[in-house]
The part of an RNA shown here (small-subunit ribosomal RNA, 5' domain) has 510 nucleotides and comes from an uncultured bacterium.
Context: one part of a larger RNA
RNA sequence: GACGAACGCUGGCGGCGUGCUUAAAACAUGCAAGUCGAACGGGCUUAGCGGGGAGCUUGCUCCCUGCGAAAGCUAGUGGCGAACGGGUGAGUAACGCGUGAGCAAUCUGCCUCAGAGUGGGGAAUAACUGAUGGAAACGUCAGCUAAUACCGCAUAAUGUGCGGGUGUGGCAUCACAUCUGCAUCAAAGGAGAAAUCCGCUUUGAGAUGAGCUCGCGUCUGAUUAGCUAGUUGGUAAGGUAAAGGCUUACCAAGGCGACGAUCAGUAGCCGGACUGAGAGGUCAAACGGCCACAUUGGGACUGAGACACGGCCCAGACUCCUACGGGAGGCAGCAGUUGGGAAUAUUGGGCAAUGGGCGAAAGCCUGACCCAGCAACGCCGCGUGAAGGAAGAAGGUUUUCGGAUUGUAAACUUCUUUUAUGUGGGAAGAUAAUGACGGUACCACAUGAAUAAGCCACGGCUAACUACGUGCCAGCAGCCGCGGUAAUACGUAGGUGGCAAGCGUUGUCC
Numbered sequence: 001g002a003c004g005a006a007c008g009c010u011g012g013c014g015g016c017g018u019g020c021u022u023a024a025a026a027c028a029u030g031c032a033a034g035u036c037g038a039a040c041g042g043g044c045u046u047a048g049c050g051g052g053g054a055g056c057u058u059g060c061u062c063c064c065u066g067c068g069a070a071a072g073c074u075a076g077u078g079g080c081g082a083a084c085g086g087g088u089g090a091g092u093a094a095c096g097c098g099u100g101a102g103c104a105a106u107c108u109g110c111c112u113c114a115g116a117g118u119g120g121g122g123a124a125u126a127a128c129u130g131a132u133g134g135a136a137a138c139g140u141c142a143g144c145u146a147a148u149a150c151c152g153c154a155u156a157a158u159g160u161g162c163g164g165g166u167g168u169g170g171c172a173u174c175a176c177a178u179c180u181g182c183a184u185c186a187a188a189g190g191a192g193a194a195a196u197c198c199g200c201u202u203u204g205a206g207a208u209g210a211g212c213u214c215g216c217g218u219c220u221g222a223u224u225a226g227c228u229a230g231u232u233g234g235u236a237a238g239g240u241a242a243a244g245g246c247u248u249a250c251c252a253a254g255g256c257g258a259c260g261a262u263c264a265g266u267a268g269c270c271g272g273a274c275u276g277a278g279a280g281g282u283c284a285a286a287c288g289g290c291c292a293c294a295u296u297g298g299g300a301c302u303g304a305g306a307c308a309c310g311g312c313c314c315a316g317a318c319u320c321c322u323a324c325g326g327g328a329g330g331c332a333g334c335a336g337u338u339g340g341g342a343a344u345a346u347u348g349g350g351c352a353a354u355g356g357g358c359g360a361a362a363g364c365c366u367g368a369c370c371c372a373g374c375a376a377c378g379c380c381g382c383g384u385g386a387a388g389g390a391a392g393a394a395g396g397u398u399u400u401c402g403g404a405u406u407g408u409a410a411a412c413u414u415c416u417u418u419u420a421u422g423u424g425g426g427a428a429g430a431u432a433a434u435g436a437c438g439g440u441a442c443c444a445c446a447u448g449a450a451u452a453a454g455c456c457a458c459g460g461c462u463a464a465c466u467a468c469g470u471g472c473c474a475g476c477a478g479c480c481g482c483g484g485u486a487a488u489a490c491g492u493a494g495g496u497g498g499c500a501a502g503c504g505u506u507g508u509c510c
Stems, first nucleotide, its partner, number of pairs: 001509003005506005012382006018375002020340001025338003029335003034080003039077002042074004048067008087293003096218008106210002111206008119153001121151002128143006159184011189198003219265003226256003231253008268290004272283004295316005318329004346372001348371003354368001355366004385415004395406004420447006429437001454499005459480003465494005475482002
C1' cells in the first nucleotide's frame, strides 16, 4: 500500500459498487420453462335460433330443454423450446486452460442466399365412452376418432453408393470441375374472399455453433526411480458426424523415463487484480472467456445439439407417505430454514427497459435482468456552521501562589442554510402505446444554528507532557524495553498530536 474481511469503541447524509472465503452439509414453503387453437379431433362456456313452463308491469324477466357458432377457454395428440439463460468449483496437473496452427478426417436446428419440388394412397392411436384393479402413485381391458403424428407408392439430381472417360490441382490415402451408365432415397399442410403469407421436402453455398489433432507454455516433492498388457505398433473388421486401440480378433515386442516417467501432495485455467521504479512476487472475490459438476456411482434414450441441475433407468446413502402390498424426493437457480463458523442480506416489486423461449399476431412465460430492502463491507463526495468577540469570564488542570494553561475557545453580536423538517411543483429513462423504480432524482418556498464527532496515541523508533494513584504489585509491550516510593512507558485526569464518520486491533499478500 491492498482486502469479498472479522473484532472493539463510535456513528449524520448521499452516489456507485460489494456481501457464506467455513459444511460440493441437510433442506420446510413459494416461485425459477414454457408456448402455439393460424397443426389436430374432442370437451366446456356463450352469442344466436327453436320448443315448453312460471311470474305478470301483455312484452319483459326467470327456469327447463333441443340445435349451435366464424366467439372464448382448454385436458390430450402434435410442433418448437426445455442442451440457452442461472448456480457452484467438488473433481481435474489434463490438449483442461492459454497461445499459435491444422482437419484431403468432421457435424451444424433456427437464420441468410440460390436451384428444384410439394402428386396419389394406407393403417393406427391418445383424448373420449364403457368395464375394471389399487390406500396412493399409477394403471389394465374392450370399443370409437383426427392431424403438420406414423407408413408404403409415384416422381427426382447438382444428393448418396458402385463403375467408366476427360481436365486441373495437391499433402500418402486423394481433392475439385465436367461428361456418362446402373442402383437408390422426399414431402404437409395451415390462414385468408382473394392477392398472398407462414410452413414442408431435397440440393448447393454462407453464417453461427460444436467436434477432433498438433507445436509451445502451465505448482511442489527423488526422504517417490523405474512405469506400462489394449500397454506400443501393424493387419482385418466393427463403431462414430469424423481420424484414431475408440473397440474386438490375430501378429510383432514394443512404448515412456534424471530434458524427472511413475507415485504422492496441492490446485479449476485465463483475461485480469494487488504490490513493486522495474524485473518479479502473490491472488484467482466481483465483471468477461473456457472447462468441469448438479445427493453418490453407473447407463443409455430422445434430439441438430445432452449422456441432460428443476428428463428417464439401475444401484447406494438419506428424508418423507403408506391401508405394509408399494410409492415419492434431490435449492452448487431466487428468496428462506437448520447446522458449521470470527463472519456474509429480503421467504420484496416489476416485466417499464435490455435480452431470451413460443406464437402470423395480440400476447404469454422469464427469481435472466431492471429495481427496491438490509449491512460504514469498500471507494468517492458533503455536513456537523461562518465572521466578529479579552472582563483573556466562570469552571477544570497546574503552580515557585506571582501566575500559567484550557483560550477567541465559550458567553455575546451579526450572518448563512449545505444538511434536516414542512409545503408546493416534478422529470429523462419511451421513436405510437406501455414506467416496477417513484411522487424517486431534481427545482422553488418556508422554519431555524437549528438534526449531526468520535477513535487512537503521546519513552525511542514516531508527531505529541504534566499532575495524582500504584510501588517488580496491578499492569503495558510491534522491537528495544517500562514498573522494586519522586514512572513523560502501568491506571486516571488535564493538556497535546494524528486521523476523522470513522478510528484502532487481528489476519493475509506485496
The coordinates come from a structure-prediction model, not an experiment, and the mean pLDDT is 85. Rfam family: Bacterial small subunit ribosomal RNA. Gene Ontology terms of the family: ribosome and structural constituent of ribosome. The full RNA is in RNAcentral, with records from ENA.